[in-house]
Source information: This is a predicted structure of a 687-nucleotide part of an RNA (large-subunit ribosomal RNA, domain II) from a Candidatus Bathyarchaeota archaeon. Model confidence (mean pLDDT): 84 of 100. The source organism's lineage runs through Archaea, Thermoproteati and Candidatus Bathyarchaeota.

Context: one part of a larger RNA
């Protein structure tokens, strides 16, 4: 995992409270207790007590009033409208209170056979090595002191086995083992190992100290108990159809993943049928946003004008002059602002009047759930005019929404799913296979597979198409080809030299010409030397130049192949236009089920019209299960159970049978619950 059994809102308390039934009713009702009987129960008594019939006041206390006041004032809070008692159902509240679920406190106890430290009493420590003090002899000294050779055998000494430990490194890791095995290594006469027998106990003990150890448990042992501690948290909470259906907000909070009022939902009743609500048109209000605008506040470009600075001249100083310097105020122009407004929309909001819809409204009661949202448009703050960021408001959508498209894709387009149908027409979107449906037509573009990874940019370019302007031209344009491009003069200046062509100047000028710059560009060290500009011939019709548009091209770089969903396509792409068709749970069509309303019937339905997508969640109807009651059935000629069949019902379910099975069951109405499992890393058994 599967199977099979178990397995969660229930029990008590007239303590609240609402809602149904029943009885009585301005009353209503007993409790303990006590009699009696057919005795776990019934019936009877039993008014103590409780609720209700009257309020207001802090009270005394008055009373349909009262309280405050000085008041016959004003003012609050009363005075009309049935309650009780029981019982069933929703909810609260106390109790474990819907189930299981802690980490922990508390107290009584057990523990030191593990380990830690101590105490008492025993044990053990191969071998080997090194040679302290001290002794002695000799030698030295006045004398000590001091040298030396023996000798001695000291040490938290040295090597290394038992023994004790455990540095690293491999191996095991559902182990041979809940700490080992193997190689390696420390200690090994000591603060050593050990035995055995004793003491210290849980906020205590022990500890050469790691918060270590105290029986595989230790920032407080285990083990009963208080106890079903508490758990604003996690998980789990079991049959069906029908109806309506939300919220992720506002204030508050020791509060932010909880609450508590509100708002939104359900369900009840009254109350209203219009002077309620929605909607849509038309009037009429407020208002200061978009936008504009510069009249104010504030910023702001040029000019111009003209105070005040600054610089400059001039003066002994004062006076004065000048300014392409800063600049106030005014002028003109130009132009910004959320916290600027002389102006000012468009919705939206208020109200009123018409028309639509046809209770959708308002009040009150009973029951919830929401309090993490979160995407696309809009308009805004923050941020980087960044985020599938964040935080507002408006609106639509997921959430609670199936279908169909967009390859797949909660929000994006179409479009709200009562069932059924081998009926049919249509959205979005498509129509060449895949894969329903045009290789459909008309006119255009594209040449890049561009379309088609991303509607990529700034930016480049005789890409090519479409216009608009405008110049030049048979008195010959543009291209090409042939030929000229000269003279003063090497203009001047500068320089090492500058001669069209390093650089400056500049009235870049005159002359001859059909034309030819004091020179476009290559070149020299300058020169030379090529070319252009302009002109003339050949040739013979269209040449160039700017703007603006359409598709296209380059810019264009991602980490595992390709990268229109694919195949592919020159249409099957791209624009613009037509006519057909596909194509969804939308629409229609037929047939059935249910709700609500209305109106007929009248207790059973009929017609018509609207409607049935749904988490939390409210409400309504049912069906299964066990036992009890009354009634009535079935069964060894086979109840219950079980493996399967077949029929049935909108569904939980039901009915009938073949075998199996062998002894008890089931209808009907009513009653009672330990009263329905797929989920809880539930629990126990099997597999």
């Nucleotide at each position: 995992g599967c199977c099979u059994a178990c397995g969660a809102g229930u029990u008590g308390c007239u303590c609240c409270u609402g809602u149904c039934g029943u009885g009585c009713g301005a009353g209503g009702u007993u409790a303990a207790u006590c009699c009696g009987c057919u005795c776990a129960g019934c019936g009877g008594a039993g008014a103590a007590g409780c609720c209700g019939c009257a309020g207001c006041g802090a009270a005394a206390g008055c009373g349909a009033g009262u309280c405050u006041g000085a008041g016959a004032a004003g003012g609050g809070c009363g005075c009309g409208c049935a309650g009780u008692a029981c019982g069933g159902c929703g909810g609260g509240g106390c109790a474990g209170a819907c189930g299981c679920g802690a980490a922990a406190c508390c107290g009584g106890g057990u523990g030191a056979u593990c380990u830690a430290u101590c105490c008492a009493u025993g044990g053990u420590c191969a071998g080997g090595g090194u040679g302290a003090a001290g002794g002695u002899g000799c030698c030295g000294u006045a004398a000590c002191a001091g040298g030396u050779g023996c000798u001695g055998g000291a040490g938290g000494c040295c090597c290394g086995a038992a023994c004790c430990g455990c540095c690293u490194g491999g191996c095991g890791u559902u182990g041979a083992a809940a700490a080992g095995c193997c190689a390696u290594c420390g200690g090994a006469u000591g603060a050593a190992c050990u035995g055995u027998g004793g003491a210290u106990a849980g906020g205590g003990g022990u500890g050469a100290a790691a918060g270590g150890c105290c029986a595989a448990u230790c920032a407080a042992a285990c083990u009963c108990g208080g106890a079903a501690a508490u758990a604003g948290c996690u998980c789990g909470u079991a049959c069906u159809c029908c109806c309506c259906g939300a919220a992720a907000u506002a204030u508050a909070u020791u509060u932010a993943g909880g609450u508590a009022u509100a708002g939104c939902g359900u369900u009840u009743g009254c109350c209203a049928u219009a002077g309620a609500g929605c909607c849509u048109g038309c009037c009429g209000g407020a208002g200061g946003u978009a936008g504009a605008g510069c009249a104010c506040u504030g910023a702001u470009u040029a000019g111009g004008c003209u105070a005040g600075g600054g610089c400059c001249c001039u003066u002994c100083a004062c006076c004065g002059g000048g300014u392409a310097c800063c600049a106030a105020a005014c002028c003109u122009a130009g132009a910004c602002a959320a916290a600027c407004u002389c102006c000012g929309a468009a919705u939206g909001c208020c109200g009123g009047c018409a028309g639509g819809u046809g209770u959708u409204g308002c009040c009150a009661g009973g029951c919830a759930g929401u309090c993490a949202g979160u995407g696309g448009c809009a308009g805004g703050g923050u941020g980087a005019u960044a985020a599938c960021g964040u935080c507002c408001u408006g609106u639509c959508g997921c959430g609670a929404g199936a279908g169909g498209g967009a390859a797949a894709c909660a929000a994006c387009c179409c479009a709200g799913a009562c069932c059924a149908u081998c009926g049919g027409u249509u959205a979005a979107g498509g129509u060449c296979c895949c894969a329903a449906a045009a290789u459909a037509c008309c006119a255009g573009c594209u040449a890049a597979g561009u379309u088609g990874a991303a509607c990529a940019a700034a930016g480049a370019a005789a890409g090519u198409u479409g216009g608009a302007u405008u110049g030049c031209c048979c008195a010959g344009a543009c291209a090409a080809c042939c030929a000229g491009g000269a003279g003063g003069u090497u203009g001047g200046c500068u320089u090492a030299g500058a001669a069209g062509c390093a650089g400056c100047c500049a009235u870049u000028c005159c002359u001859u010409a059909a034309a030819a710059g004091a020179g476009u560009g290559c070149g020299u060290a300058a020169u030379a030397g090529c070319u252009c500009a302009c002109u003339g011939g050949u040739c013979g019709a269209g040449c160039g130049a700017u703007c603006c548009g359409g598709c296209g091209u380059c810019g264009a770089u991602a980490a595992u192949u390709u990268g229109c969903g694919g195949g592919c396509a020159u249409a099957a792409g791209c624009u613009g236009g037509u006519u057909a068709c596909c194509g969804a749970a939308a629409c229609c069509a037929u047939g059935g089920a249910u709700u609500c309303u209305a109106u007929c019937a009248c207790u059973u339905g009929a017609u018509a019209g609207a409607g049935u997508g749904g988490u939390a969640g409210g409400g309504g109807a049912g069906c299964a299960u066990a036992c009890c009651g009354a009634c009535c059935c079935c069964g060894c000629c086979g109840a219950a159970g079980g493996c399967g069949g077949c029929c049935u019902g909108u569904g939980a379910g039901g009915g009938c049978u073949u075998c199996u099975g062998g002894a008890g069951g089931g209808g009907u109405c009513g009653g009672c619950a330990g009263a329905g499992a797929a989920a809880c890393u539930g629990u126990a058994g099997g597999c």